[in-house]
Model confidence (mean pLDDT): 81 of 100. Transfer RNA from a Candidatus Helarchaeota archaeon, 74 nucleotides, folded computationally. It matches the Rfam family "tRNA". It is annotated as a transfer RNA. About the family: Transfer RNA (tRNA) molecules are approximately 80 nucleotides in length. RNAcentral holds the sequence, with entries from ENA. The organism belongs to Candidatus Helarchaeota, within Archaea.
RNA sequence: GGAAUGGUUGUCUAGCUGGUUAUGAUGCCGCCCUUACGAGGCGGAGGUCGAGGGUUCAACUCCCUCCCAUUCCA
Numbered sequence: 001g002g003a004a005u006g007g008u009u010g011u012c013u014a015g016c017u018g019g020u021u022a023u024g025a026u027g028c029c030g031c032c033c034u035u036a037c038g039a040g041g042c043g044g045a046g047g048u049c050g051a052g053g054g055u056u057c058a059a060c061u062c063c064c065u066c067c068c069a070u071u072c073c074a
Base pairs, nucleotide, nucleotide: 001073002072003071004070005069006068007067010026011025012024019057028044029043030042031041032040050066051065052064053063054062
């Protein structure tokens, strides 16, 4: 230098066939349970979906550019 894959709550991750409160686990907070802790049950908060622009009635999803990570080729 070229190519491929990926970037989504603190962490890991689903959703990419555009469609209107973005999924689950774990962690955090509260309550129940327990003598107490842990485990378990219930509830809650937490996301500019890497950045900017474009297409569209509507974009995490499609298109363009850029940034970052990993892998391959030279």